[in-house]
C1' cells in the first nucleotide's frame, strides 16, 4: 500500500524550537509573520486494543467499572462540499436549500 468490521455534530492546549505556507484532494471557506503547519517537552481528552468484573458462549459477543500497558487524538461536524435519489425555493433547465444513501479520508482493530 489491499481487503474486512467498528467509529467520525461531543471532547481536550501551554511552553520551546524551526521560519512559510497550512487545512489529504476538487471548488470554497478558514488558519497564518501578534509565528501558522511541522518538531520537542509538559499537560490534556478520549476509551479502538489489551488486562478487569458480570453475563453469555459455535462471537474481532454484550453491559460496567478504571486509565498504571498499546495505539489515536487537542481550530473550524472529517472545516463545508464532490456521485445518486427525494422535497423545497427561485426560476428555466440550471443556481440554491434541506433530508438520505453512497464515495474519498483519517483512526483503531483483524487478515494474507
Nucleotide at each position: 500500500g489491499a481487503u474486512u468490521u467498528a467509529u467520525a455534530c461531543a471532547g481536550a492546549a501551554g511552553u520551546g524550537g524551526c521560519g512559510a505556507g497550512a487545512g489529504a484532494c476538487u471548488g470554497g471557506c478558514u488558519c497564518u509573520a501578534u509565528g501558522a503547519c511541522c518538531c520537542a517537552c509538559u499537560g490534556g481528552c478520549a476509551a479502538c486494543c489489551a488486562a478487569c468484573a458480570a453475563c453469555a458462549c459455535g462471537a474481532a459477543g454484550u453491559u460496567g467499572a478504571a486509565a498504571a500497558g498499546g495505539u489515536g487524538c487537542c481550530a473550524a461536524u472529517u472545516c463545508c462540499u464532490g456521485u445518486c435519489c427525494a422535497a423545497g425555493a427561485c426560476g428555466u433547465u440550471g443556481u440554491u436549500u434541506u433530508g438520505g444513501a453512497g464515495u474519498a479520508u483519517a483512526u483503531a482493530a483483524a487478515u494474507a
The RNA shown here (SAM riboswitch aptamer (S box leader)) has 112 nucleotides and comes from Triticum urartu. The RNAcentral record of the sequence draws on Ribocentre. The model forms 97% of the base pairs in the Rfam consensus.